[in-house]
Context: one part of a larger RNA
RNA sequence: CGCAGGAUAUUUGAGGGUAGCUGUUCUCAGUACGAGAGGACCGGAACGGACGGACCUCCGGUGCACCAGUUGUCGCUCCAGCGGCACGGCUGGGUAGCCGAGUCCGGCAGGGAUAAGCGCUGAAAGCAUCUAAGCGCGAAGCCCCACCCGAGAUGAGAUAUCCCUGUCCGAAAGGGCACGGAAGGGCCCCGGUAGAAGACCGGGUCGAUAGGCUGCAGGUGUAAGCACGGCAACGUGUUGAGCCGAGCGGUACUAAUAGCCCGAGCGU
Repeated sequence: CGCAGGAUAUUUGAGGGUAGCUGUUCUCAGUACGAGAGGACCGGAACGGACGGACCUCCGGUGCACCAGUUGUCGCUCCAGCGGCACGGCUGGGUAGCCGAGUCCGGCAGGGAUAAGCGCUGAAAGCAUCUAAGCGCGAAGCCCCACCCGAGAUGAGAUAUCCCUGUCCGAAAGGGCACGGAAGGGCCCCGGUAGAAGACCGGGUCGAUAGGCUGCAGGUGUAAGCACGGCAACGUGUUGAGCCGAGCGGUACUAAUAGCCCGAGCGU
């Protein structure tokens, strides 16, 4: 921009894409078969491998704005207590998120038309013949079925709902003018289940969208100060303390204020 007014939501599915794998064991059954050795079809069941998708409860990884320990040095304020730098100084752990080696799920089944092949009926050719007419069966393959995208499918589909003033001309269809700016959308702002930018999603005071505060979960692992014990290093008590990113709630304290713009009737 189009989809013959303008919108919001929900859809149909033309078409396109993805998937399509396979093993072992048990059973049938030591049966059929076979002198024996050996040893099935068909059908049923279980457990796997690789591959794929989703997810983070569990097991783990990471987790450079979480916690602790610790070396050297410099600084604050001497001690104590802290901070900077040294690969994140080093070391031990670790929430959310993101991940896999973790967890769950998938290939099934079924229908249709067929291939090789197997048949029925059956002439040409009194027989025979699956084929010439006609009919049936028959593959991991084809079409459908499953999952995803999908009306720019310009063949532009469907359904539901929402929005529309006055006046003049006209028989009507419709048209002119003026007012107006609807439904809805956007700008702007607070943010992420989204993300390179757009886009998408949530929220904007009639508000829990983010921050703060607060409770909880969770992590670290018993802060500082003081007291007591010890010559001291240190230990013990206060104390599962103190600190604490992203998680789950609560709460308008802070910021989403105020406002602006777009937006409605075919062609000749």
The part of an RNA shown here (large-subunit ribosomal RNA, domain VI) has 268 nucleotides and comes from Anaerolinea thermophila. RNAcentral holds the full RNA, with entries from ENA. The coordinates come from a structure-prediction model, not an experiment, and the mean pLDDT is 87.